[in-house]
């Protein structure tokens, strides 16, 4: 120089004019209600406190990039039986750990890829660095593998390779070649995304775990280890292919709804029509059960037209809160000590200008420091809270890390 | 804000449960029929299955992200 990390930081500064939301403050001897008290011609009139409101005019605060977003997981907190039995559905899904909790996150265990060592080299081992929705497909069962191809999961003979039989043909008479049968044989071809361990030696008419070695693979025992799992050693010639983001089994979780939840206050309107309706229906937004409630035709309930209101308070922001700083732990995270308080509003505010400064980009002038001109500065944005995860982002600054060039 | 749900030819829609060549209607072209025009017959064309990535030999279908659109919510009750 240039790239990449989805590593850790910043996401302008400062005056100045006008604006915008919230809270709290003074002023207008304001407005209104109330409640007390003086005065009084009994009509009212003032004062004083409170609540309320309008208008001005200080003042304090006012977004995020661990995205405030998507709303994809978990939780808080509400109400519905403080949430009961069981089924179903969903949902995770190699060990442990960690947390209010998770599908997150941190540490191991294994498999894949890449790079490097040992090694002539290949297997193999060892290291590093990245990655994986990673229970289970003989040891429950069911269904799939289209087309090609002999066969696709009960295995299987299209070509080939073998030897046996029957015939031709030809000759050097025991052989070669054709064809035809009934076999033998998964080594070789051919199909195909996948063909029933792998390489080698040896064996055989030809082959073949048929025999051995080595590697891989099940079973057992022993040792290491919280586990996952790994070592070794002995045995089995050898279990059968993919898929389980196809039903499905196997372990664990899990009651539903969502702040427009809910809770009081006040206003409207028609508690009005129609269709359904009883071992009926609501509370539960799958089903039984169980409980509590409402009804069985003057009918609960449920759809369907119709109508009303677009109002207050309260939930609502102090919190699994931030920020340092020390301990414990390999870490994720926990413990203790000090500081801090940081939007809370209803369709919703946090903005524009203008100057100077500072970051980046071009260009042009300087031998150089540097100076002049112009241009640029991203995604986005609270709506009850948090703990993740996803995804969007101009550019700088720092830290690892590759790769090219000079020294 | 919260809960659901859709995207497949110019259009309105199946196909997705059970992967395996992507269909219908309605439009659109081309012919025939007619003096011409419609109707009515014969043909034919017509897809990044919203995007990306992932699972498998293979995806429109099965996962997963992400982009667009569409609906519901109060009271009488």
């Nucleotide at each position: 120089g240039g790239g990449c990390g989805c590593c850790g930081g910043c996401a302008g500064g400062c005056a100045g004019u006008c604006g915008c939301g919230c809270g709290g403050g003074c002023g207008c001897u304001g407005g209104a209600g109330c409640g007390u008290u003086u005065c009084u011609c009994c009509g009212g009139a003032g004062g004083c406190g409170c609540u309320u409101u309008g208008c001005g005019c200080g003042u304090g605060c006012g977004a995020g990039g661990c995205a405030a977003a998507g709303u994809c997981c978990g939780g808080u907190c509400u109400c519905c039986a403080u949430a009961g039995g069981g089924c179903a559905a969903c949902g995770u899904g190699c060990c442990g750990g960690u947390u209010a909790a998770c599908g997150g996150c941190c540490g191991g265990g294994g498999g894949g890829g890449c790079g490097g060592g040992c090694u002539c080299a290949a297997a193999g081992c060892c290291u590093g660095u990245u990655u994986c929705a990673c229970g289970g497909a003989u040891c429950a069962g069911u269904g799939c593998c289209a087309c090609a191809g002999a066969a696709a999961a009960u295995a299987u003979a299209c070509c080939g390779c073998c030897g046996g039989c029957g015939g031709g043909u030809c000759c050097u008479c025991g052989g070669a070649u054709c064809c035809g049968c009934a076999g033998g044989u998964a080594a070789g071809g051919g199909u195909g995304a996948a063909a029933a361990g792998g390489u080698g030696c040896g064996g055989u008419a030809a082959g073949a775990g048929c025999g051995c070695a080595c590697c891989g693979c099940g079973u057992u025992g022993c040792g290491g280890g919280u586990a996952a799992c790994c070592g070794c050693a002995a045995u089995g010639g050898c279990a059968g292919g993919g898929a389980a983001a196809a039903c499905c089994c196997c372990a664990c979780g899990c009651g539903g709804a969502g702040c427009a939840a809910g809770a009081c206050c006040a206003a409207a309107u028609a508690g009005g029509g129609g269709a359904g309706g009883a071992u009926g229906g609501c509370u539960u937004g799958g089903c039984c059960c169980g409980a509590g409630c409402c009804g069985c035709u003057c009918g609960a309930c449920u759809c369907c037209c119709g109508g009303g209101u677009a109002g207050g308070u309260c939930g609502c922001u102090u919190g699994a809160g931030c920020c340092g700083g020390u301990c414990a732990g390999u870490a994720a995270u926990g413990g203790c000590c000090g500081g801090c308080c940081u939007a809370g509003a209803g369709g919703a505010a946090u903005g524009a200008c203008u100057g100077c400064c500072g970051c980046c980009c071009g260009g042009c002038c300087g031998u150089g420091a540097g100076g002049c001109c112009g241009g640029g500065a991203c995604c986005a944005g609270g709506a009850a809270c948090c703990g993740g995860c996803u995804u969007a982002u101009c550019g700088c600054c720092g830290c690892g890390c590759c790769c090219a060039u000079c020294u | 804000g919260u809960g659901g749900g859709u995207a497949u030819a110019g259009c309105u829609c199946a196909g997705c449960u059970u992967g395996g060549u992507a269909g219908a209607g309605c439009g659109u072209c081309g012919g025939a029929u007619u003096g011409u025009g419609g109707u009515u017959c014969c043909g034919a064309a017509u897809g990044u299955c919203g995007u990306g990535g992932g699972u498998u030999c293979g995806a429109a279908u099965c996962c997963c992200a992400c982009u667009a659109c569409c609906c519901a919510c109060c009271c009488c009750a």